[in-house]
Context: one part of a larger RNA
RNA sequence: GGAUGAACGCUAGCGGCAGGCUUAAUACAUGCAAGACGAACGGUAACUGGAGUAGCAAUACAACAGCUAGAGUGUCGUACGGGUGCGUAACACGUAUGCAACCUACCUUGUACAGGGGUAUAGCUCGGGGAAACUCGAAUUAACCCCCCAUAAUAUAAUUGGAUGGCAUCAUCUGAUUAUUAAAACUUCGGUGGUACAAGAUGGGCAUGCGUUUGAUUAGUUAGUUGGCAGUGUAAUGGACUACCAAGACGAUGAUCAAUAGGGGACCUGAGAGGGUGAUCCCCCACACUGGCACUGAGAUACGGGCCAGACUCCUACGGGAGGCAGCAGUAGGGAAUAUUGGACAAUGGGUGAGAGCCUGAUCCAGCCAUGCCGCGUGCAGGAAGAAGGCGUUAUGCGUUGUAAACUGCUUUUGCCAGGGGAUAAAAUGACCGUGCGCGGUUAAUUGAAGGUACCUGGUGAAUAAGCCACGGCUAACUACGUGCCAGCAGCCGCGGUAAUACGUAGGUGGCAAGCGUUGUCC
Repeated sequence: GGAUGAACGCUAGCGGCAGGCUUAAUACAUGCAAGACGAACGGUAACUGGAGUAGCAAUACAACAGCUAGAGUGUCGUACGGGUGCGUAACACGUAUGCAACCUACCUUGUACAGGGGUAUAGCUCGGGGAAACUCGAAUUAACCCCCCAUAAUAUAAUUGGAUGGCAUCAUCUGAUUAUUAAAACUUCGGUGGUACAAGAUGGGCAUGCGUUUGAUUAGUUAGUUGGCAGUGUAAUGGACUACCAAGACGAUGAUCAAUAGGGGACCUGAGAGGGUGAUCCCCCACACUGGCACUGAGAUACGGGCCAGACUCCUACGGGAGGCAGCAGUAGGGAAUAUUGGACAAUGGGUGAGAGCCUGAUCCAGCCAUGCCGCGUGCAGGAAGAAGGCGUUAUGCGUUGUAAACUGCUUUUGCCAGGGGAUAAAAUGACCGUGCGCGGUUAAUUGAAGGUACCUGGUGAAUAAGCCACGGCUAACUACGUGCCAGCAGCCGCGGUAAUACGUAGGUGGCAAGCGUUGUCC
């Protein structure tokens, strides 16, 4: 000098764009953050209409129809999105390869298919237990729930033949025989779905080469350890696991142990080489009160699912139960220190649904903070009686503040007032028509949180707006007074003991400027 997720002191007019718990992965009140589907299913409170029944009437009951809440079965989603950096020195990450050792819901393409039958169960009803959470029994009911039969291949399994090739286990192509395995309906009739297989796309899994902090005041380490054989297990390879056999394997090219740490793209600095960092944004990994475990599922060993154990908090009728903000806000605590318990789904994206739509603290916006960067303003021109005042002085005077002010003219950024005010949607979706398919055309109605904001025009009036630090040398900028080795200053050298340009105040000057200075950290 540059940089900063900064903090502190003094000061502070505006806007744009960004950023905002670096500490306690501490504990959390409250609200919200993942739901959708009635075009899968049984059913349906309340409400509206109401044939009708009873009654003299008021009124009561009520078939049926409409509209449907909540709960339940089922399907899809909840494995994404969002947060944090505890752990991890590791195939975790980066990069480059391999899988002749693998999986992939939704989506796309193609081929083939969808015939028949059955009994359960939640809900509802009735009854029991419990303070509650919840739970037990009986009867009864539906489905795209579940089960059985049929059909059956380029699927799967077993046996078996030929050809070609390689990289050891083998791969590819081409046959034969036998066995096993499937489905689901709904509809507004337009369509939406279902089953099997083959391929694609996407996403993942596994393995390997190289790279990736410090310590030798850590030198030896290892028993599933190293390899083999046979199995188990997995989507798949493998001591991943089990039995048996062998005795190996790693290490001064630093094993093991200990300490520290998420990795990368990148960011800061530097002429570069390097050094430092890993906030925001993007990719990967790990974690979700602590530890362990599996279930469901295409996918999890699952932040807002489950079980067990533990710590903590809460409820309790003392028998027993409930909970997990490292989601968005917010609270307490810690700390030098870090924001609103805001608006909207209008856009983008996601889930679901045939769709309308619903949900979305993702996202888009607004609020707070000079935390940073950038931009603008706090006027401009003229104006000498060189005014008054201040300060200095060699003191009737002179110098300086200083064209500075007053005064005259001008402008109106900004501010305030008034009026106008587009784009983000020439949207999308829907309906209709055309099309073999992508898609195209026509058409109706509507939708903006930000926001009456940005921006534009007019009016008004210099009006609403300057501080901070320094002035001995390094280092731009000097005098007076006070103090008297005191009070104090100080980054280094050093100032102060009676004429201090170094302390304090004042005037003046220099620097930067809505900031300035100090402190911490890095180059």
The part of an RNA shown here (small-subunit ribosomal RNA, 5' domain) has 523 nucleotides and comes from a metagenome.
The full RNA is in RNAcentral, with records from SILVA.
Model confidence (mean pLDDT): 82 of 100.